[in-house]
Context: one part of a larger RNA
RNA sequence: CGUGGGAAGUUUGCGAGGACCUGACCUUAGUACGAGAGGACCGGGUUGGACUGACCGCUGGUGUACCGGUUGUGAUGCCAAUUGCAUUGCCGGGUAGCUACGUCGGGAAGAGAUAAGCGCUGAAAGCAUCUAAGUGCGAAACUCCCCUCAAGAUGAGACUUCCAAAUAGGGCCGUCAGAGACGAUGACGUCGAUAGGCUACAGGUGUAAAGGCAGCAAUGUCAUAGCCGAGUAGUACUAAUUGCCCAAAAA
Numbered sequence: 001c002g003u004g005g006g007a008a009g010u011u012u013g014c015g016a017g018g019a020c021c022u023g024a025c026c027u028u029a030g031u032a033c034g035a036g037a038g039g040a041c042c043g044g045g046u047u048g049g050a051c052u053g054a055c056c057g058c059u060g061g062u063g064u065a066c067c068g069g070u071u072g073u074g075a076u077g078c079c080a081a082u083u084g085c086a087u088u089g090c091c092g093g094g095u096a097g098c099u100a101c102g103u104c105g106g107g108a109a110g111a112g113a114u115a116a117g118c119g120c121u122g123a124a125a126g127c128a129u130c131u132a133a134g135u136g137c138g139a140a141a142c143u144c145c146c147c148u149c150a151a152g153a154u155g156a157g158a159c160u161u162c163c164a165a166a167u168a169g170g171g172c173c174g175u176c177a178g179a180g181a182c183g184a185u186g187a188c189g190u191c192g193a194u195a196g197g198c199u200a201c202a203g204g205u206g207u208a209a210a211g212g213c214a215g216c217a218a219u220g221u222c223a224u225a226g227c228c229g230a231g232u233a234g235u236a237c238u239a240a241u242u243g244c245c246c247a248a249a250a251a
Base pairs, nucleotide, nucleotide: 001152005163006162007161008160009159010158011157015149016148017147018146021049022048023047024046025045026044027043033038051106052105053104054103055102059100060099061098062097066093067092068091069090070089071086072085073084074083075082076081110144111143112142117137118136119135120134169246170245171244172243173189174188175187176186177185194239195238196237197235198234199233200232201231203228204227205226211222212221213220214219
């Protein structure tokens, strides 16, 4: 821009893409078959491999804005306590998120029309013949079924609702994240829990500082402390103010 008024929501599916894998074991059954040796089809069940989708409750990884330990050195006048630098100085843990090594699922079944192949009926050709007329079965391939996209499908579809005017609706702007390079998408904007703060809880670390007590002291203890990023709730304390723009006369 189009989709012959303008919108919001829900859809149909022309068509396109994806997927399509496979082992072993148990059973049927030591049965059918076979002199024996050996040893099934068909059917039922179990459990794997690789591939793939989703997710983070579990097990792990990461987690340089969380907690702790510790070395050297500098600084805060000194002690103590902190803090800078040394790869995050090094080391031990670790929330959210993201993840695999983790968990759950998938390729099943079915239908249609067929291939090779196997048939039925059956003439030409008194026989025979699956084929000439007619008719049946038959494969991971094909068409559906399963998953995803999909009306620019210009063949532009359908349904529901709203608006005919300071109007439906959309945007700008602001607070943001299950979104994200930017646009976009989604949530919210006081009729408010959108983000921050605060409070509580979960969770992490592992018992802060100061002081008392014990000990000559190191240290221990009073003490599950202190601190804390992303988590879950609650709470308008702070910021989402006030506003502005676009927007339809075809029947």
The part of an RNA shown here (large-subunit ribosomal RNA, domain VI) has 251 nucleotides and comes from Algoriphagus sp. NG3. Its mean pLDDT, the model's own confidence on a scale to 100, is 88. Lineage of the source: Bacteria > Pseudomonadati > Bacteroidota > Cyclobacteriaceae > Algoriphagus.